[in-house]
Overview: This is a predicted complex of two RNAs, RNase P RNA and transfer RNA, with 489 nucleotides together. The prediction has a mean pLDDT of 76.
RNA sequence: GAAGUGCGUCAGGCAAUCGCUGUUUCGGUUUUAUCCGGAAGAGAGGAAAGUCUGGACUCCAGGAGCAAAGAUGCUGGCUAACGGCCAGGCGCUAUAAGUCUUUACAGACCCAAGGCGACGGAAAGUGCAACAGAAAACAAACCGCCGAUGGUUCACCGCAAGGUGAGUACAGGCAAGGGCGAACCGGUGGUGUAAGAGACCACCGCAGUGUUGGUGACAACGCUGGCUAGGUAAACCCCAUCUGGAGCAACAUCAAAUAGGCACGCCCGCACCCUUUGUUGAGGUGCACCAGAGCUCCCUGUGCGUGUGGGUAGAUGGCUUGAGCGACUCAGUAAUGGGUCGCCUAGAGGAAUGAUUGCCACUGCGGUGUUUCACCAAGGUACAGAAUCCGGCUUAUCGACGCGCUUUUCAA
RNA sequence: CGGAGCAUAGCGCAGUCUGGUAGCGCAUCUGGUUUGGGACCAGAGGGUCGAGGGUUCGAAUCCUUCUGCUCCGACCA
Numbered sequence: 001g002a003a004g005u006g007c008g009u010c011a012g013g014c015a016a017u018c019g020c021u022g023u024u025u026c027g028g029u030u031u032u033a034u035c036c037g038g039a040a041g042a043g044a045g046g047a048a049a050g051u052c053u054g055g056a057c058u059c060c061a062g063g064a065g066c067a068a069a070g071a072u073g074c075u076g077g078c079u080a081a082c083g084g085c086c087a088g089g090c091g092c093u094a095u096a097a098g099u100c101u102u103u104a105c106a107g108a109c110c111c112a113a114g115g116c117g118a119c120g121g122a123a124a125g126u127g128c129a130a131c132a133g134a135a136a137a138c139a140a141a142c143c144g145c146c147g148a149u150g151g152u153u154c155a156c157c158g159c160a161a162g163g164u165g166a167g168u169a170c171a172g173g174c175a176a177g178g179g180c181g182a183a184c185c186g187g188u189g190g191u192g193u194a195a196g197a198g199a200c201c202a203c204c205g206c207a208g209u210g211u212u213g214g215u216g217a218c219a220a221c222g223c224u225g226g227c228u229a230g231g232u233a234a235a236c237c238c239c240a241u242c243u244g245g246a247g248c249a250a251c252a253u254c255a256a257a258u259a260g261g262c263a264c265g266c267c268c269g270c271a272c273c274c275u276u277u278g279u280u281g282a283g284g285u286g287c288a289c290c291a292g293a294g295c296u297c298c299c300u301g302u303g304c305g306u307g308u309g310g311g312u313a314g315a316u317g318g319c320u321u322g323a324g325c326g327a328c329u330c331a332g333u334a335a336u337g338g339g340u341c342g343c344c345u346a347g348a349g350g351a352a353u354g355a356u357u358g359c360c361a362c363u364g365c366g367g368u369g370u371u372u373c374a375c376c377a378a379g380g381u382a383c384a385g386a387a388u389c390c391g392g393c394u395u396a397u398c399g400a401c402g403c404g405c406u407u408u409u410c411a412a
Numbered sequence: 413c414g415g416a417g418c419a420u421a422g423c424g425c426a427g428u429c430u431g432g433u434a435g436c437g438c439a440u441c442u443g444g445u446u447u448g449g450g451a452c453c454a455g456a457g458g459g460u461c462g463a464g465g466g467u468u469c470g471a472a473u474c475c476u477u478c479u480g481c482u483c484c485g486a487c488c489a
Base pairs, nucleotide, nucleotide: 001408002407003406004405005404006403007402008401009400010399012360013359014358015357016356017355018354020043021042023040024039025038026037027036028035045383049394050393052392053391054390055389056388057247058246059245060244062298063297064296065295066294069243070242071241072240073239074088075087076086077085078084089119090117091116092115093114098109099108100107101106120238121237125236126235127232128231142178143177144174145173146172149171150170151168152167153166154165155164156163157162186204187203188202189201190200191199205227206225207224208223209222210221211220212219213218251317252316253315254314261308262307263306264305265304266303269287270286271285272284273283274281290301291300292299310488311487312486324343325342326341327340328339329338330337331336361381362380363379366376367375368374369373413485414484415483416482417481418480419479422438423437424436425435432469440456441455442454443453444452462478463477464476465475466474
């Protein structure tokens, strides 16, 4: 320098004029509030989005327990918390370069930095596997191989018992090969056999076990077994951990208004005290019932729930100083945490944050000159837009810049 | 702003929970019946199951990301 790859930052700039929304302040009016005018200073994002997640905050009076339902899932660390982040382990995987073949195109091999992983358990149990196929989960035998052994036929030998050889495929043996399929009960090579087979052997894989290293996931090495225990848990399930519910239209205060209504459902019970001529009655006590944002208990309350109809649709708080931002520094591989100094940076409520003009910056449809190069120049400069507030994830995004890593080329 | 649900043929819906050839009714087309039409009878066609990705041998169905649509939620008594 080239190619590839990962991470981070910014995301048009400046000026003038006219507006919009808060804050502070000055003046006028006014008892004040309100209103009017002026000045100063401030005014969208990396995703403000999707609402997929984790918290803060508020209410359900409070406390305890319980299941149901849901979520998460290699290891260690970070964090307020997380399904997030960092580091590591294990598994899978792409391409350049390189090597080989080739005239070349192209192909094969080997594959860097990287990329991806809902990555606990299938040896607790249950379930599922269409079609094809002989067989789909204690294996089986369609084609096939064999037929040593037993049967049987023929030939030969033998007086005979019987023996030898060749055939047959009846009993039977086998699972090497073919075929089916997404998947069929270890792989390769050898020994062995009638043919074969973990039947046996070597290596690899697998399982068990031990030693060593590591906080751990796990790795390396040794010994043993002799293949038994296939897939699916984004099927039920098991194990471990976590979660109460609702959401700022939460919630609190003030103001205004009315038919403070009607219907349905649950409850409206019992005992005692008091009182009375009295089974009369206002009340009190206890138990029960009902309600209390899943259920139960303690506890609290004395009516509760649903539907329909009616009324008001205003103001204030919650609301932005916060797990905040910037610089330097220390610990840590890093995520992150600590320290010092500095800063205050939207707060609207149908909802402000805008428009016009000029210059500059980047890009360049097209054109001019003399190819290299220079000049002119239409157009373009993204995605999008706060709504209680933060941490993440995901999705959208014209482009520009910086840094790291890998391979390779050239020069010293 | 917050919460819940839906998307399958031209239209209205099943199937999704529990994965195994995607169905029903109306509509459309063809033939028959009729003098002709309707009705009726017989048959046929028509689907990237809203889009992308993943799990699985296999996805309308399970998981996930996006797109579009619909519904609910103020306070008083």